[in-house]
Molecule: c-di-GMP-I-GGC riboswitch aptamer
Organism: Bacillota bacterium
RNA sequence: ACCGAUAAAGGCAAACCAUCGGAAACGGUGGGACGCAAAGCACAGGGCCUUUCACAACGAAUGGCAGCCUGGCUACCGAAG
Numbered sequence: 001a002c003c004g005a006u007a008a009a010g011g012c013a014a015a016c017c018a019u020c021g022g023a024a025a026c027g028g029u030g031g032g033a034c035g036c037a038a039a040g041c042a043c044a045g046g047g048c049c050u051u052u053c054a055c056a057a058c059g060a061a062u063g064g065c066a067g068c069c070u071g072g073c074u075a076c077c078g079a080a081g
Stems, first nucleotide, its partner, number of pairs: 002081001003078002011036002016031006034067001040073002043071004047065003051061003
């Protein structure tokens, strides 16, 4: 360094509920844990979703999802190999 244990310390938090924001996708906060070894960042590409436009078809714009994938950047711990 790769790697990732029936290890230790610590971390995050799906669904759902309450409340707030948003036209919506969805987001914030609190509760709550299905899970996660990058479930940290959101820089690039793809994918999905919302709304509007266009529409024969292909699309265009808009915002959202990072817990959809790949790449990039950063990071705790240390058994075996």